The RNA shown here (c-di-GMP-I riboswitch aptamer) has 79 nucleotides and comes from Candidatus Electrothrix aarhusensis. It matches the Rfam family "c-di-GMP-I riboswitch aptamer". Rfam's curators write: GEMM was predicted in a large-scale screen for bacterial structured RNA regulatory elements. Its mean pLDDT, the model's own confidence on a scale to 100, is 82. Taxonomically the source falls in Candidatus Electrothrix (Bacteria, Pseudomonadati, Desulfobulbia, Desulfobulbales).

[in-house]
RNA sequence: AGUUGAUAAAGCCACAGCCGUUGCGAAGCGGUGUCGGAAAGCCACGGGUCUCUUUUAAAGAGAUAGCCGAGCUGCCUAC
Numbered sequence: 001a002g003u004u005g006a007u008a009a010a011g012c013c014a015c016a017g018c019c020g021u022u023g024c025g026a027a028g029c030g031g032u033g034u035c036g037g038a039a040a041g042c043c044a045c046g047g048g049u050c051u052c053u054u055u056u057a058a059a060g061a062g063a064u065a066g067c068c069g070a071g072c073u074g075c076c077u078a079c
Stems, first nucleotide, its partner, number of pairs: 002079002005076001012037002017032006035066001041072002045069003048064006
């Protein structure tokens, strides 16, 4: 440096639910919690799903990274 993978060690994150709070809403943030995760680290670039405008189509604005793919970065074992 590359590949590999959670099984070992050291660690990391935090599903659902509940409480508080922000938002028209999807949902976000903080606390609690611990389903699970080898990138469950970052990122809204391409899809998917969800919300609003709004109403049939089309379109626009947002949300989701723990839906999938792409991009960037990273600990450790083994080779």